Context: one part of a larger RNA
RNA sequence: CCCUCGUUAAGGAACUCGGCAAUCUAGCCCCGUAACUUCGGAAGAAGGGGUGCCUGUCGCAAGACAGGUCGCAGUGAAUGGGUCCAACCGACUGUUUAUCAAAAACACAGCAUUGUGCCAAGACGCAAGUCGACGUAUACGAUGUGACACGUGACCAAUGCGGAAAGAUUAAGGCAAGGGGUUAGCCGCAAGGCGAAGCUCUGAACCUAAGUCCCCGUGAAUGUCGGCCGUAACGAUAACGGUCCUAAGGUAGCGAAAUUCCUUGUCGGGUAAGUUCCGACCUGCACGAAUCGUGUAACGAGUUGGACGCUGUCUCAACGAGGCGCUCA
Numbered sequence: 001c002c003c004u005c006g007u008u009a010a011g012g013a014a015c016u017c018g019g020c021a022a023u024c025u026a027g028c029c030c031c032g033u034a035a036c037u038u039c040g041g042a043a044g045a046a047g048g049g050g051u052g053c054c055u056g057u058c059g060c061a062a063g064a065c066a067g068g069u070c071g072c073a074g075u076g077a078a079u080g081g082g083u084c085c086a087a088c089c090g091a092c093u094g095u096u097u098a099u100c101a102a103a104a105a106c107a108c109a110g111c112a113u114u115g116u117g118c119c120a121a122g123a124c125g126c127a128a129g130u131c132g133a134c135g136u137a138u139a140c141g142a143u144g145u146g147a148c149a150c151g152u153g154a155c156c157a158a159u160g161c162g163g164a165a166a167g168a169u170u171a172a173g174g175c176a177a178g179g180g181g182u183u184a185g186c187c188g189c190a191a192g193g194c195g196a197a198g199c200u201c202u203g204a205a206c207c208u209a210a211g212u213c214c215c216c217g218u219g220a221a222u223g224u225c226g227g228c229c230g231u232a233a234c235g236a237u238a239a240c241g242g243u244c245c246u247a248a249g250g251u252a253g254c255g256a257a258a259u260u261c262c263u264u265g266u267c268g269g270g271u272a273a274g275u276u277c278c279g280a281c282c283u284g285c286a287c288g289a290a291u292c293g294u295g296u297a298a299c300g301a302g303u304u305g306g307a308c309g310c311u312g313u314c315u316c317a318a319c320g321a322g323g324c325g326c327u328c329a
Base pairs, nucleotide, nucleotide: 002323003322004321005320006319007318008317010315011314014313019310027051028050029049030048031047036041038147052069053068054067055066056065057064058063070074082308083307084306085305086304087303088302089300090299094106095105110145111144112143113142114141115140116139122131123130124129148295149294150293151292153225154224155223158222159221160218161217162216163215167213168212169211173207174206178202179201180200181199182198185194186193187192226244227243228242229241230240253287254284265281266280267279268278269277
């Protein structure tokens, strides 16, 4: 030097990505306690006061009150909440990467869709059989969403699913016209030709299922939700009009957002000074409604910004204690 501790003038976050770390706070009693709220909470909110010992009074006691008294200090050691404001995400308690991630991820109650009538659907198994369930649609399986409040728009063209059965198409198979090969035989001087039965290789038409095409339905099914031009008596803008395309052209709500490239957008707030933060605006590169939209009390070892208190984080370092190590004996 280093490690683990202790103390520190003045200042008090100037440190730093960031108050990381370390202080502060702390028990019990009394007083007191805001916004907001699902009326339960928030709440130990916040913020104050008291606390030892002796005597007396009251009391069964615990203790309360009154008087006195000691110390710098009375929950005299140890144990033992710092607090507040605002935003985002997730409702909550829970669960998770044993050994770099505890979270906004998973789960969740609730909501919705869908399948299943019991030898259920579904799952495991070659099977026997078993689970489902010694249950029976207020049940069980699957999928999505994720408390609660208010809502959940348009499109069935594509894909999927369901339905219907008129038509088109369609396999193996059935029936089988016809054709080819072979050759007993016949013809021929020969070369060769014809050629029954059988066997064999084929084989049109006709009959014939689901499926597909076609038709209808279906979005809390997979998904999708436009462009150009003009127009108002300053200018700007366009309620309005025209036109092209589409299955239909994004509704409510929210919006530089965990989503905004340009961008440190612009305005306001906070600061002496603010790429972060909060409130607005809307020009949404590229939000948007159960891959849910917007809010939301409570909750969170979650993320972000601010404030008070507090401090060796820092200005800027100093001293002390113990330890490791090193040197010497």

Annotation:
Predicted 3D model of a 329-nucleotide part of an RNA (large-subunit ribosomal RNA, domain IV) from a metagenome. The prediction has a mean pLDDT of 88. RNAcentral holds the full RNA, with entries from SILVA.